Bacterial RNase P class A from a Chloroflexota bacterium, 369 nucleotides, folded computationally. It matches the Rfam family "Bacterial RNase P class A". Rfam describes the family as follows. Ribonuclease P (RNase P) is a ubiquitous endoribonuclease, found in archaea, bacteria and eukarya as well as chloroplasts and mitochondria. The coordinates come from a structure-prediction model, not an experiment, and the mean pLDDT is 78. The sequence was found by an Rfam model in a public genome assembly.
RNA sequence: CAAGCAGAUCGGGUGACCGCGCUAUGUUUGAGACAUAGCGAGGAAAGUCCGAGCUCCACCGAGCGGGGUGCUGGGUAACGCCCAGGAGGGGUAACCCUACGGAAAGUGCCACAGAAACACACCGCUCGUCCCUUGUGACAAGCAAAGGACGAGCAAGGGUGAAAUGGUGAGGUAAGAGCUCACCAGCAACCAGGUGACUGGUUGGCUGGGCAAACCCCACCCGGAGCAAGACCGAAUAAGAGGACGCUUGAGGCGCUCGGCCGAUGUCUUCGGGUUGGUCGCUUGACCCUGAUGGUAACAUCAGGGCUAGAUGGAUGGUCACCGCCCUAUUGCAGGGUACAGGACUCGGCUUAUAGAUCUACUUGUCCC
Numbered sequence: 001c002a003a004g005c006a007g008a009u010c011g012g013g014u015g016a017c018c019g020c021g022c023u024a025u026g027u028u029u030g031a032g033a034c035a036u037a038g039c040g041a042g043g044a045a046a047g048u049c050c051g052a053g054c055u056c057c058a059c060c061g062a063g064c065g066g067g068g069u070g071c072u073g074g075g076u077a078a079c080g081c082c083c084a085g086g087a088g089g090g091g092u093a094a095c096c097c098u099a100c101g102g103a104a105a106g107u108g109c110c111a112c113a114g115a116a117a118c119a120c121a122c123c124g125c126u127c128g129u130c131c132c133u134u135g136u137g138a139c140a141a142g143c144a145a146a147g148g149a150c151g152a153g154c155a156a157g158g159g160u161g162a163a164a165u166g167g168u169g170a171g172g173u174a175a176g177a178g179c180u181c182a183c184c185a186g187c188a189a190c191c192a193g194g195u196g197a198c199u200g201g202u203u204g205g206c207u208g209g210g211c212a213a214a215c216c217c218c219a220c221c222c223g224g225a226g227c228a229a230g231a232c233c234g235a236a237u238a239a240g241a242g243g244a245c246g247c248u249u250g251a252g253g254c255g256c257u258c259g260g261c262c263g264a265u266g267u268c269u270u271c272g273g274g275u276u277g278g279u280c281g282c283u284u285g286a287c288c289c290u291g292a293u294g295g296u297a298a299c300a301u302c303a304g305g306g307c308u309a310g311a312u313g314g315a316u317g318g319u320c321a322c323c324g325c326c327c328u329a330u331u332g333c334a335g336g337g338u339a340c341a342g343g344a345c346u347c348g349g350c351u352u353a354u355a356g357a358u359c360u361a362c363u364u365g366u367c368c369c
Stems, first nucleotide, its partner, number of pairs: 001365004006360005012323007020040009042340001046351002049349005054226004059260006066222005071085005086100001087098004101217002106215002108211003122158002124154008133145004166184006185207002187204007230280004240271006252262002287306008324338004
């Protein structure tokens, strides 16, 4: 200097004029109006995918069903999240990815091709007997070669496929095969290390797959609905009209069954009518910032400091000027652009979108000293 990889921050500024929402104080007049002061959208506010706080409903127990997660150890209020490791894979590397428990509980699938996909030899190789042809020989016997039939042995070679009786090499064999040996892979046993996932070593010739993001099995976890939750005030209407079941011989009681328990001018339901008002919930929080200590880290503890929207037909906008940053052009002047995007009970995460600028650590390559 170039290329990469991981992370963090900012993402417009200044001035003038006009205009918004809330709070406090004052004038006023109870409403309202005016003045002053203070505060006033995000890193994702988005998606509504997880987890909770909070509110209401749910009586207890047993069995079943349904759903979620899935290597190990930590963190956290909790999680499907975060941190650190392990294994497998990608990359020269820094780093990145993983829907990562079990195929020996069972069921199921692996098309086509291929002999064969839990297992059947297509082409073949070897040996034996016989037939036939040729050569040699004395037209015999014998020997050799090609072809064919039958029998026995083989799965090493070729072919098919995503995958086919562990792989490569050597020996051995009639020809072959872990038949034997060397190295490697898997599996089993034992030893050592580690909290653990797992790793290393020794011995053993033990050696027929894959798919569970197929059903399933195993381990752990899980009540429901949601701020349009819920509470209160005010106001109005039609003493509205029906239906089913039931009132201790028990309707009904938020997945199903059983047992226990509660239980009555009741429970459910059809048609029709009224209330479209206001207050609370509503912002002090598992909160934010700084420092110290502990920890590899996530994070925890302690000390100090801070209060940062609370709307509800729903608030921060408009105009002008200058500047910042980026792009193009040039002797110069000009010109164009400036991302994704706006709360609605509140948090912890994940995922997605994002013009541009700055910083930090690391990896590789080239050059110079």